RNA sequence: AGAGUUUGAUCCUGGCUCAGGAUGAACGCUAGCGGGAGGCUUAAUACAUGCAAGUCGAGCGGUAGAGUGGUCUUCGGACUGCUUGAGAGCGGCGCACGGGUGAGUAACGCGUACACAAUCUACCAUAUACAGGAGGAUAGCCCCGGGAAACUGGGAUUAAUACUCCAUGGCCCCUACUGACCGCAUGGUCAUAAGGGUAAAGCUCCGGCGGUAUAUGAUGAGUGUGCGUACUAUUAGUUAGUUGGUGGGGUAACGGCUCACCAAGACGAUGAUAGUUAGGGGGCGUGAGAGCGUGAUCCCCCACACGGGUACUGAGACACGGACCCGACUCCUACGGGAGGCAGCAGUAAGGAAUAUUGGACAAUGGGCGCAAGCCUGAUCCAGCCAUCCCGCGUGCAGGAUGAAGGCGCUACGCGUCGUAAACUGCUUUUAUGUAAGAUGAAACACCGAUAUUUAUAUUGGCUUGACGUUAUUACAAGAAUAAGCACCGGCUAACUCCGUGCCAGCAGCCGCGGUAAUACGGAGGGUGCAAGCGUUAUCCGGAAUCACUGGGUUUAAAGGGUGCGUAGGUGGACUAGUAAGUCAGAGGUGAAAUCCCGUCGCUUAACGACGGAACUGCCUUUGAUACUGCUUGUCUUGAAUCAGGUUGAGGUAUGCGGAAUGUGGCAUGUAGCGGUGAAAUGCGUAGAUAUGCCAUAGAACACCGAUUGCGAAGGCAGCAUACUGGCCCUGUAUUGACACUGAGGCACGAAAGCGUGGGGAGCGAACAGGAUUAGAUACCCUGGUAGUCCACGCCCUAAACGAUGUUUACUCGAUAUUCGGAUCAUAGAUUUGAGUGUCCAAGGGAAACCGAUAAGUAAACCACCUGGGGAGUACGUUCGCAAGAAUGAAACUCAAAGGAAUUGACGGGGGUCCGCACAAGCGGUGGAGCAUGUGGUUUAAUUCGAUGAUACGCGAGGAACCUUACCUGGGCUCGAAUGGCACCGGACAGCCCCUUAAAGGGGGUCUUUCUUCGGAACUGGUGUCAAGGUGCUGCAUGGCUGUCGUCAGCUCGUGCCGUGAGGUGUUGGGUUAAGUCCCGCAACGAGCGCAACCCCUAUUCUUAGUUGCCAGCACGUAAUGGUGGGGACUCUAAGGAGACUGCCGGCGUAAGCCGUGAGGAAGGUGGGGACGACGUCAAGUCAUCAUGGCCUUUAUGCCCAGGGCUACACACGUGCUACAAUGGUGCAUACAGAGGGCAGCGACACUGCGAAGUGAAGCGAAUCUCAGAAAGUGCAUCUCAGUUCGGAUCGGAGUCUGGAACUCGACUCCGUGAAGUUGGAAUCGCUAGUAAUCGCGCAUCAGCCAUGGCGCGGUGAAUACGUUCCCGGACCUUGUACACACCGCCCGUCAAACCAUGGAAGCCGGAGAUGCCUGAAGACGGUGGCUAUAAAAGGAGCUGUCUAGGGUAAAAUCGGUAACUGGGGUUAAGUCGUAACAAGGUAGCCGUACCGGAAGGUGCGGCUGG
Repeated sequence: AGAGUUUGAUCCUGGCUCAGGAUGAACGCUAGCGGGAGGCUUAAUACAUGCAAGUCGAGCGGUAGAGUGGUCUUCGGACUGCUUGAGAGCGGCGCACGGGUGAGUAACGCGUACACAAUCUACCAUAUACAGGAGGAUAGCCCCGGGAAACUGGGAUUAAUACUCCAUGGCCCCUACUGACCGCAUGGUCAUAAGGGUAAAGCUCCGGCGGUAUAUGAUGAGUGUGCGUACUAUUAGUUAGUUGGUGGGGUAACGGCUCACCAAGACGAUGAUAGUUAGGGGGCGUGAGAGCGUGAUCCCCCACACGGGUACUGAGACACGGACCCGACUCCUACGGGAGGCAGCAGUAAGGAAUAUUGGACAAUGGGCGCAAGCCUGAUCCAGCCAUCCCGCGUGCAGGAUGAAGGCGCUACGCGUCGUAAACUGCUUUUAUGUAAGAUGAAACACCGAUAUUUAUAUUGGCUUGACGUUAUUACAAGAAUAAGCACCGGCUAACUCCGUGCCAGCAGCCGCGGUAAUACGGAGGGUGCAAGCGUUAUCCGGAAUCACUGGGUUUAAAGGGUGCGUAGGUGGACUAGUAAGUCAGAGGUGAAAUCCCGUCGCUUAACGACGGAACUGCCUUUGAUACUGCUUGUCUUGAAUCAGGUUGAGGUAUGCGGAAUGUGGCAUGUAGCGGUGAAAUGCGUAGAUAUGCCAUAGAACACCGAUUGCGAAGGCAGCAUACUGGCCCUGUAUUGACACUGAGGCACGAAAGCGUGGGGAGCGAACAGGAUUAGAUACCCUGGUAGUCCACGCCCUAAACGAUGUUUACUCGAUAUUCGGAUCAUAGAUUUGAGUGUCCAAGGGAAACCGAUAAGUAAACCACCUGGGGAGUACGUUCGCAAGAAUGAAACUCAAAGGAAUUGACGGGGGUCCGCACAAGCGGUGGAGCAUGUGGUUUAAUUCGAUGAUACGCGAGGAACCUUACCUGGGCUCGAAUGGCACCGGACAGCCCCUUAAAGGGGGUCUUUCUUCGGAACUGGUGUCAAGGUGCUGCAUGGCUGUCGUCAGCUCGUGCCGUGAGGUGUUGGGUUAAGUCCCGCAACGAGCGCAACCCCUAUUCUUAGUUGCCAGCACGUAAUGGUGGGGACUCUAAGGAGACUGCCGGCGUAAGCCGUGAGGAAGGUGGGGACGACGUCAAGUCAUCAUGGCCUUUAUGCCCAGGGCUACACACGUGCUACAAUGGUGCAUACAGAGGGCAGCGACACUGCGAAGUGAAGCGAAUCUCAGAAAGUGCAUCUCAGUUCGGAUCGGAGUCUGGAACUCGACUCCGUGAAGUUGGAAUCGCUAGUAAUCGCGCAUCAGCCAUGGCGCGGUGAAUACGUUCCCGGACCUUGUACACACCGCCCGUCAAACCAUGGAAGCCGGAGAUGCCUGAAGACGGUGGCUAUAAAAGGAGCUGUCUAGGGUAAAAUCGGUAACUGGGGUUAAGUCGUAACAAGGUAGCCGUACCGGAAGGUGCGGCUGG
């Protein structure tokens, strides 16, 4: 210090999450030791038991008892003296400290700083003075009672440092006068004089300890004030002792503290009152700090002591272990009454995730009492329990490689890793264990002495005292001996593999893993991190600049109020003087200690502790400074306003007037339609419409001018005129003199829609009705049409009320247009100066788009607003409104995003340009028929499998009768059908024969090797074994190959440049091309893969060569034939060249290039055809060509065999063949190819057969022989439009051939049979020239063939293209986008289902605090007062009044819970209905409002551009 997460990618905004630290923690797993700390956060719930506050005999009376003496004795004891003396009692001091808890309290409670001239203070210290006398009681004890007990009544008697009275007394108190001095007001101090009043206690060991009064000090307490101190305004008004005064009372003291009277005040937007929550602080955690969170342990303060109230005593309490009363609860009881208060220490129960021993000691420190010894002390000091935290130590160290065994992994002969780890050798002994020794903490008091100087006192020597403690610590002994776990390993985040599982089980802090190869689940091996701990959970701070003071924002991301005026408030021009509040500086006081920080020191170190310092950023006081701000004084003119003059404009209000258009009415002309639409219909019209003319009338709006214009604060404002009226602007040597800016609340204005009352109503027009459209059409379109739109008055108060940009002021380059003024000049106009309105741009800003003197730049002032999305501008509450509704405005719950700008794509029922047999123009088909073939479906034991829009369907298959064959049925085999290695046995194996069988297989028989160095080797069979085998699965694990977009013209890179970046540029633009082809331009310059070319075939020609090909000329020969000699001319063959390049000409053009019936040429603009397929797309196809990972199978999913099936058949589709005929069929005759094949072959020729073919058989491994007859064509003849002499399906019969075998299931031949079909609906396919169409020939596979298929070959040989509007596909540019799985996208609402939280709600239940009335304990304050007392004074039972805790009751408000029913909301892989939005989303969308509709929504009116 950052990181992950929105996207295909990017930048930004923005939330969520993580890494760090911390804890009084808890939970899980684990656990050796020590030191130091800490330990009921919940029920301020209830408590058994013990202990936690006593002490003093030197205040008092005095007893039981004990010891001892005497007397008596019934021998039990009684009486008496002395010494001692518990418990209880009177009295004194203490019990108000110490200890606990945090319920209450939002307060002078706390903190801090002051004040008390308004106060008290026992014990302690200092000082002064004093202590004389008298008296009456009472407890105890004794006696008599009541009661179960607690307790209590009566009588008699007694003491005090208990109580009372008198005396004395002042520097004490009270009353009143005067003077002096002082002070912050009231006032205070001192002095003087007079009057009045008030004290005391004794004890003693003789040392002393006490008593009274006053003053001072110290300590402690009380009171007041300034400042600070939580949240809510959905709490805005509160208050009657309330605010003040006078007087009385009360208090230690001021005070409405209390009472009587008088006045009517007091508090509050700087937040009163109310509600909720909470003890406050020093500090603690975190943080760089500012802050934020917190208030355990320790310290200070406060409050409380079962809940509530009350006083008493006392120096001090309204009192934790005191009292009284009320209440709740618990206990005892003899039922009549009583007792109690752990929020003291232990402990118990309960609650809870959770927190300890019913321990030891007063040795130390401290406290109470006491002269003291001492007693008491759950304060305290110690110990026990707990890894709760912090700190320290250890679990060994060194050597040791065959890198052992074993585990795990792998590319598995083997290697890697655990790992120097272990074993083994040597060493050490902290800790644990045992034995022994053994502290510091202790110094005192007291006592005995000493010293100073005697009392007093101080100092000092001796002696005494240890719970902890069998402690700490030290020594010795033996021995590696006694001691390692937890979490994690996808990214963030250090650490990786195997197995299992298969969207299951599970994980998860966020993103997200898991659907058969999971580094993410579970296990294992290994690794990483920390370590006596490690993880998880919870909470806080941090990261978060994510509430922003330090330190944020508001055009579009959340966010500028609809606009103005203006109150409070905030801020404010220039100069001068004063002041010193802010500000700054010095000094003083305070800021407790502890804590934090620094230094030093002490425990072996550290934690921990001690000492010293610094700090405590604060508050107060005081002295000074005066620049700035404030305040006060005086002045100024530049801000602002006023005045004078002059313009300007749809600024506003009212009244009047005008013409065009429209509707209506009347009259007239006139006749059949009008109107409306994409097309129609509803509607109007022969009762005369529409149209035309004239007249009349009504309401609303104002064409042209008109604009990028103007005015207004905004909303908004448009015919003309008049009246009234607001404002801006310009000019000025005028006036005032800061009068200013902003503006929470407040007030006013505020489009449209809407509401109320009354008018008005032409046109338009929500709703509504009808007609269309449609699957539907509650819409879009059409015909009508009410409210409304208009006017007056009154409401409403909202809009995309927008520049999505608050107001004001100042500053900061330029260009240009325009509106309204002014000035100057040489006046056509130019220059310049103000105020506006626009456009473009520099700097600068911005996430970017963009803004840019009209800022979103640079600064200042004030206001408003924002803090993830949804829930929701909703609910509740409140205010306003006639209503509609407006304003204010949450939470639960839920998600990890929502969003802005820009980028690249894709898409659009967006645009532009272009191409393609894409359309069009043509020719021929398919779709109808029959058949062939493939597919689907169905069937089946099986109909093996794959291919499925284009890009499957005469496809894999270029040959299913067996085989193929993968399928089914049945029969068999198990190292297996094939190959290799090893071991053992054998010598053959094979062949032949026999039996069985459907065959395979099984069984039997026969026959049986070679070489040799004699060891064996080769070969082969069997057995065993290691490697098998699988057309089983996964093409979504793969390689390879292939299809398609597409032979479309694209796809990229390097460097540079631009951009924060994704990216862009180049590749876009202007032309051109078949082409990203080329040219020109250009922040690009180049390059690569594609295009083209290079390759092959073909078209022309040349050269070379001349057999098997050819034959012009020459010769021979034949019936005839290149048959023969010969020839190379020609054709041809096959090698190599030439040729074509827009090269030339003309026109156009800058060029590229285009055009031309141009020339030349066999060929002309790529001549024709082929091979060749960029980056990529479709998880396209193929695991069944092959290869291959993983999985599955192993007497079977492998292998062999026979038979069957792949050929099934209501049906549907694709591709074809043959036809429907006369451009034809049939018969006869006849002409012309190319390219191929051939030895298990092609087979001439001859014969036989109607024929398929058969029987012989020459030639030929082929330019030689052969398949081989080409067919359409041509000639002649016939048929004459018909289901035919068309068509040939189907069926019957007879055959041929192949083959082991043609039944399922072959082809062909012959004879016979002679179906459908007469040109094919919607729709759809191919083709642009040697093409379509048509005609035949060949080949592969192959025994044969279901071939009408495929691949080739040649013959004959067209028509048409105006053109690019439209359909389909594609390319480029541009535009919009909410799409990116990319439109087969995204996405909205109702309904149905489940779950969740929540609002309303008749009612029901509960809480808290007030109010009225009634009642009212203890107590306080009054009244009265038998009585007491020597009188007065005083006291006083009882009765009674007021106040009061509590109780009762009443009405209302309020908070919470629950609830039949009900409302919307959220969430949930595959429900229903539509398709509203995103593209012009198919009617642009959205905002406000009103109406309507299953729903999204539709329509009207006005507005916006975010079209």